[in-house]
Predicted 3D model of a 73-nucleotide RNA (transfer RNA) from a marine sediment metagenome. The coordinates come from a structure-prediction model, not an experiment, and the mean pLDDT is 81.
């Protein structure tokens, strides 16, 4: 330097054909209990790496940059 493949809550990750962004553990609050632990019910928490385009409408699609990995030289 050229190609790929990834980037979504604190962490691990799902999102199909462009139409309202989810789960698990973790964090809080209850309920249960001599007590913690488990176990259960709820609750916050996301400018979807960035920065632009295309769309009536982008997390998906397209263009550039950035990190992470891998292959090419």
């Nucleotide at each position: 330097g050229c190609c790929g493949u990834a980037g979504u809550a604190g962490c691990u990750u799902a999102g199909u054909u462009g139409g309202u962004g989810g789960a698990g553990c973790a964090u809080c609050g209850g309920a249960c209990u001599g007590u913690u632990a488990a176990u259960c019910c709820g609750a916050g928490g996301g400018u979807c790496g960035c920065a632009g385009g295309u769309u009536c409408g982008a997390g998906u699609c397209c263009u550039g940059c950035c990190u992470a990995c891998g292959g090419c030289g």